[in-house]
Molecule: transfer RNA
Organism: Candidatus Roizmanbacteria bacterium RIFOXYA1_FULL_37_12
RNA sequence: GCGAUCAUAGCUCAAUUGGCUAGAGCGCUUCCCUGUCACGGAAGAGGUUGAGGGUCCGAGUCCCUUUGGUCGCG
Numbered sequence: 001g002c003g004a005u006c007a008u009a010g011c012u013c014a015a016u017u018g019g020c021u022a023g024a025g026c027g028c029u030u031c032c033c034u035g036u037c038a039c040g041g042a043a044g045a046g047g048u049u050g051a052g053g054g055u056c057c058g059a060g061u062c063c064c065u066u067u068g069g070u071c072g073c074g
Stems, first nucleotide, its partner, number of pairs: 001073007010026004019057001028044005050066005
């Protein structure tokens, strides 16, 4: 230099060949339970889906550019 692949909540990951308001587990906050903690139960907060554009009625998903990681080729 060329190619492939990955990037979604604090962490680990889903999201059906584009469809309604992006979810789960763990973690976090509050409450219940307990003499206290843990366990258990209930509720809740938390996301410009790496960044910037485009297509479309509609984009996490398709297209272009770009950043970073991994792998391969030279």